[in-house]
This record gives sequence, C1' cells and structure tokens, in this order.
RNA sequence: AGUGAUGAUAGAGGUGCAGGUUUCAAUAGUAGCGAAUGGGAGAGCGUAGUAGCUCGAUGAAUAUUCGUGAAAGGGGAAACUGCCGAAGUGAGAGGUAUACUACCUUCCUUUCGCUGGUUCUUCAUUUAAGAGAUGAAGAAUUGUCAGAGUCGAACAACUCUGGAGGGCUAUCACACAU
Repeated sequence: AGUGAUGAUAGAGGUGCAGGUUUCAAUAGUAGCGAAUGGGAGAGCGUAGUAGCUCGAUGAAUAUUCGUGAAAGGGGAAACUGCCGAAGUGAGAGGUAUACUACCUUCCUUUCGCUGGUUCUUCAUUUAAGAGAUGAAGAAUUGUCAGAGUCGAACAACUCUGGAGGGCUAUCACACAU
C1' cells in the first nucleotide's frame, strides 16, 4: 500500500423530509343555536345487544320558513426549528375514546417487513373536494456505487447497463494480513 455483512464521528443527493407558529382559501351560509307553523312520543352518548346517565306533553323524533352562524381534520404561502430512514407505509400484539361483549374508526407504544429522492399518468382507497395523501403498475428525471465503452499519460468528463440507503464518501479506532 491492502481487506473487513467490526465500531464511532462528520458529510452529500434537492421542487429533499418532517414539526409547530402566523396567515390565506375552502369546508359553508354547512353543523349548531333561536323563533314561528305543522307533528304527537320518543331522542342522545361511533354501530348492535344489555345496562347506566342526560333531555322530552313546560312538547321528543321529524318537515317547512325566517334570523344568527362556527370549528376540527386535510390544503397553499412565508419565515423558523429539527434532520438525511430524513420520513412514509403494510401486517401482528397491547392500550385509548360512560361500563361489558363484538365490530369500525382516531391516537399512542412495540415487533417484523417494504420504499434511494422528486415529478407525471392510470386504477383503487380516503376526504366536503376535480385539492392533497396512501397503495399498486408504468414512464421520465436525478444522486450514488459497480460493470462495459469513448476521449485520454492519468484525473476528470460523456454514453450504455444494472443494484440498493443494512447503501455511498471522508476520517479515526479495532481485527486480520503484508
């Protein structure tokens, strides 16, 4: 000089990822609340059953009219913060929302797996939504490493093909080995 599916630290990809704050559109003249006229015994707590609680002839559900009138989740923009499996997602287990049982959905924890990043198209799911997100398939583009080739002293650059982030680059340590 070198090898290592050994460990640590620091970095790169770019319309890069995520978080909360501010603001904007939309949700929506919707839900809710109030009044009037009918109506006449049920209604609400995710669905069903059992129970419990609350409201109801001082008028429930429900229909019409008038008045008033939101919000959450999701989305755009700006700056800030934390980062580069950043993050997202599938399946399983456990917990959570009046009690129990079953189911659905929201959120949290954990195990195993998948995806290098971004954009577009189609289908499906979700949603108020032709926004967005997620999944599958396809295409384009981009970074990285490897192989082949061109130029060339070499580096670098360019072209083609392929792989995956448990990767790649750099430094140090450790082990092996010379």
The prediction has a mean pLDDT of 80. This is a predicted structure of a 178-nucleotide RNA (Lysine riboswitch aptamer) from Kurthia sibirica. NCBI's taxonomy places the organism under Bacteria, Bacillati, Bacillota, Bacilli, Kurthia.